[in-house]
RNA sequence: GGAGCAGGCCGGACAGCCGCCUGCCUUUUGAUAAGCAGGAGGAAAGUCCGGGCUCCACAGGGCAGGGUGCCGGGUAACGCCCGGGUCUGCGCAAGCGACGGAAAGUGCCACAGAAAACAAACCGCCGCUUUUCCCAGCGGCAAGGGUGAAAAGGUGGUGUAAGAGACCACCGCUGCUGCGGCAACGCAGCAGGCAUGGCAAACCCCACCCGGAGCAAGGCCAAGUAGGGAAGGUAUGCGGUUGCCCGCCGCAAAAAGCCUUCCGGGUAGGCCGCUUGAGCUCUGCAGCAAUGCAGAGCCCAGAUAGAUGGCUGUCGCCCUUCUUUGAAAAGGGUACAGAACCCGGCUUACAGGCCUGCUCCCUCA
Repeated sequence: GGAGCAGGCCGGACAGCCGCCUGCCUUUUGAUAAGCAGGAGGAAAGUCCGGGCUCCACAGGGCAGGGUGCCGGGUAACGCCCGGGUCUGCGCAAGCGACGGAAAGUGCCACAGAAAACAAACCGCCGCUUUUCCCAGCGGCAAGGGUGAAAAGGUGGUGUAAGAGACCACCGCUGCUGCGGCAACGCAGCAGGCAUGGCAAACCCCACCCGGAGCAAGGCCAAGUAGGGAAGGUAUGCGGUUGCCCGCCGCAAAAAGCCUUCCGGGUAGGCCGCUUGAGCUCUGCAGCAAUGCAGAGCCCAGAUAGAUGGCUGUCGCCCUUCUUUGAAAAGGGUACAGAACCCGGCUUACAGGCCUGCUCCCUCA
C1' cells in the first nucleotide's frame, strides 16, 4: 500500500425571518395575549418474539392445542444476549455457519437403477456341464464398473476357484470401565468384526414453557327541542280529518296525551390513564463476558387527525470537471425515515464518514 474479518460510534453546524405543540408565571370574568423554558430516532419502521400495565376468566389436576430444543450462565421475560462444546460444514487465515431423539414405533425416499434397507445382482469375476474357444444353462461372489442426493465401514495385506471383516494391522465405529469437567463433552484403557443409510419444517417420543383480549385496555364527569322509568296533577279528555264549528275515524277513561317534580343509563364532548422509568450520565467494585451491586448528579416530547416545520445566507463533508500535484474556481449531491400506553430484543432500510482489535498478500528499511 492492497484485500478482508470482528466489534463500536456519528449521521450536519451557526445566524436571520415566518410559524406549530407543551409546561410555568403574569394579566384578564373568561377566551386570549406577552415573557421564560422544553420539543423525534438509531432505527420512532415491520408489528415478528418477550414483559410491565389494564379489564375479563380462573380451586386443583389431566387431555387436547401451540411454542422452544447441544451445555452452562445472564435477565422481569424471551425464539434475545454472553461464555463453552461438537462437526469428514465454509474460508489460506482472522473468522463464519449448523445443533434434542432415526439401536420406542409407524411412514416416506421422485427420476434413474438389479437393489432405497426383512436386501438384492444389470455389466462383471470364478467354477461345473465340456479337452479348448464362443454361446447357453446351473451354481458361487460382491472386489471392480454402471445408476443415483444417498448403495450396507476405509486403506494396505493375508487368504481364495473368484471373492468377502472370512482373517490381520492401522484408522473409524459401538459398548463398558476409570479419570477430568456443574454440564455439553474430552482423555486413557479394555472388549466387540461392525450391529446403526437418509428424512422428525412426516407422524411421533422426550424435556421445559404457555389463560384470553388489548390504551379503540380501563376509569371519571356529562349537553340536548334525542330517548327510558317512577310519582303527582289534569276528563263537556287527546290526536287526525281543509283555517273554524258540527259530524266522522282512532286512542283513553285501571289516565292516552299534556304539565310539574324526581331517578338511573348511554351518545356528542371533556378529563384521567399519559409519561419518573426494568430511566439517563459519570465513577467505583464483582465477573472472562452478558450482567449485577453501590455512590453521586440529572429530568430528557406528550400531540389527538395528530405539534416538533419552512425559507434565506455563511460554513462543513462527499463526488465530478479543469490542473503535473495541491490549492482555488465551477457544477452536483448531503441518506433512511416521523413518537401515539411504556419497556427489552430481533429483523429490515440508510447519502456519507470515523474509531479499535485482528488476518492474508505485496513492497521498502
Molecule: Bacterial RNase P class A
Organism: Pseudomonadota bacterium